[in-house]
Context: one part of a larger RNA
RNA sequence: CGAAGGUGGAUUGAGAAAAGCUGUCCCUAGUACGAGAGGACCGGGACGGACGUAGCUCUCGUGUGCCAGUUGUCCUGCCAAGGGCAUGGCUGGUUGGCGACCUACGGAAGGGAUAACCGCUGAAAGCAUCUAAGCGGGAAGCCUUUUUCAAGAUGAGUCCACCCACAGGGUCAACCUGGUAAGGCCCGUGGCAGACGACCACGUUGAUAGGCCGGAUGUGUAAGCACAGCAAUGUGUUCAGCUGACCGGUACUAAUCGGCCGAGGG
Numbered sequence: 001c002g003a004a005g006g007u008g009g010a011u012u013g014a015g016a017a018a019a020g021c022u023g024u025c026c027c028u029a030g031u032a033c034g035a036g037a038g039g040a041c042c043g044g045g046a047c048g049g050a051c052g053u054a055g056c057u058c059u060c061g062u063g064u065g066c067c068a069g070u071u072g073u074c075c076u077g078c079c080a081a082g083g084g085c086a087u088g089g090c091u092g093g094u095u096g097g098c099g100a101c102c103u104a105c106g107g108a109a110g111g112g113a114u115a116a117c118c119g120c121u122g123a124a125a126g127c128a129u130c131u132a133a134g135c136g137g138g139a140a141g142c143c144u145u146u147u148u149c150a151a152g153a154u155g156a157g158u159c160c161a162c163c164c165a166c167a168g169g170g171u172c173a174a175c176c177u178g179g180u181a182a183g184g185c186c187c188g189u190g191g192c193a194g195a196c197g198a199c200c201a202c203g204u205u206g207a208u209a210g211g212c213c214g215g216a217u218g219u220g221u222a223a224g225c226a227c228a229g230c231a232a233u234g235u236g237u238u239c240a241g242c243u244g245a246c247c248g249g250u251a252c253u254a255a256u257c258g259g260c261c262g263a264g265g266g
């Protein structure tokens, strides 16, 4: 820009893409078959490999503003307690998130038309013949079936709801201009959405983010004081203290005030 005014939602599916893999073992059955050795078809079941999709309950990894321990040194006048630097100084754990080594699931089943091939009936050609008329069976393949995208599918589809038929100009025609409607955008607070656009939530009629409060989780028993010990240290107060992203609550802070676009219908 188009899609027969403008707008917000919900859809159908032409078409496109993806997927399509495979092993071992068990039963049938040591059966059929075979002198024996050996050893099935058909059918049923179990467990895997690789690949793929989704997820973070479990496990593991990561975890640079979480917790603790600890070395050297400098500083906060000193003690104590802390801070800086040394690969996050090193070490032990670890929330959220992200990930796989983790978890769940998938390839199918079914239907249709077929290939090679196997048949039925059957003449030409008194026989025979799957074929000439006719009728069956038959593949991981084809069309469906499963998943995803999808009406620029210009063949532009369908459904629901909302806004109304304004004013000025104009050969009163197309059309131009203007303020609006529904609605949208800008702007702001943000996100598990994201390179940026986009998408999603919210903007005081408000829990969108921060703060604060409560909880969870993690770490592992803070500081101070008291007691025991010459002391290192230990014990008690104290399963304390602290705690990033998590779950809730709460308008304290910031989403203020506003601006722009946007139909008049073949």
Base pairs, nucleotide, nucleotide: 001152005163006162007161008160009159010158011157015149016148017147018146021049022048023047024046025045026044027043033038051106052105053104054103055102059100060099061098062097066093067092068091069090070089071086072085073084074083075082076081110144111143112142117137118136119135120134164265166178167177168176169175183261184260185259186258187203188202189201190200191199208254209253210252211250212249213248214247215246218242219241224237225236226235227234228233
Background: Large-subunit ribosomal RNA, domain VI from a Microthrixaceae bacterium, 266 nucleotides, folded computationally. Rfam family: Bacterial large subunit ribosomal RNA. Clan: LSU clan. The coordinates come from a structure-prediction model, not an experiment, and the mean pLDDT is 89. Lineage of the source: Bacteria > Bacillati > Actinomycetota > Acidimicrobiia > Microthrixaceae.